[in-house]
Parts: sequence; C1' cells; structure tokens
RNA sequence: CCGACGAUAGCUCAGUUGGCAGAGCGGACGGCUGUAGACCGUCAGGUCCUGAGUUCAAUUCUCAGUCGUCGGA
Repeated sequence: CCGACGAUAGCUCAGUUGGCAGAGCGGACGGCUGUAGACCGUCAGGUCCUGAGUUCAAUUCUCAGUCGUCGGA
C1' cells in the first nucleotide's frame, strides 16, 4: 500500500426481504433464608464507532473516515 471481516447495554454477543433495539452474565430492589449463596420476580442501564448520502422512515442500503483482527504484496 491492497483486500476481507468486525465496532450494538458495564462484559460476552444476537438482531435481513429498511418499520417500537434484545438475550445471557453483571448491577439495584423485592421474595425465600438465622445470614449469605442458589432459586424466583421486578426494575434500571443504549449518541447501534464518526460524518455524509439515499429514503416517508436507516443498527440495517451507499460513500468517506477512525480503531481492531486476519490475509496479501
């Protein structure tokens, strides 16, 4: 320098013919328990990497950029 893939909750990750953003773990609270753990229930938590474009509407499609992983020269 070229190419592919990735970036979504504190962590690990889902999320397709574009139409209300989710799970597990973790956290808070409650139940249970002598206490804690386990178990059960409820709740909070998001600039979907950044900018632009297309569209009535973009996490999703297009372009550019940043960072990471891998491959090539």
Predicted 3D model of a 73-nucleotide RNA (transfer RNA) from Paramacrobiotus metropolitanus. Rfam family: tRNA. The family's RNA type in Rfam is transfer RNA. Its mean pLDDT, the model's own confidence on a scale to 100, is 83.